[in-house]
RNA sequence: AUGGGUACAGGUGGUGGAGUCCACCAGGAACCGCCAUCCGGCCAAUGACUCCUGCAGCGGG
Numbered sequence: 001a002u003g004g005g006u007a008c009a010g011g012u013g014g015u016g017g018a019g020u021c022c023a024c025c026a027g028g029a030a031c032c033g034c035c036a037u038c039c040g041g042c043c044a045a046u047g048a049c050u051c052c053u054g055c056a057g058c059g060g061g
Stems, first nucleotide, its partner, number of pairs: 010025004016052006033042003
């Protein structure tokens, strides 16, 4: 320099993985839990549903 191909099918919704649905955001964005002066304390693996994994409680073998 030329030719061909591919991608621009994104991100986020307080702790892991996945499917479906919903919502929000377009990057100076959405989003990044609550209480407390401090020590410290509380709920929850979901945005919702379901499954798996982890954790906790109770009961049975």
Fluoride riboswitch aptamer (crcB RNA motif) from a Deltaproteobacteria bacterium, 61 nucleotides, folded computationally.
Model confidence (mean pLDDT): 75 of 100.
It was read from a public genome assembly, where an Rfam model found it.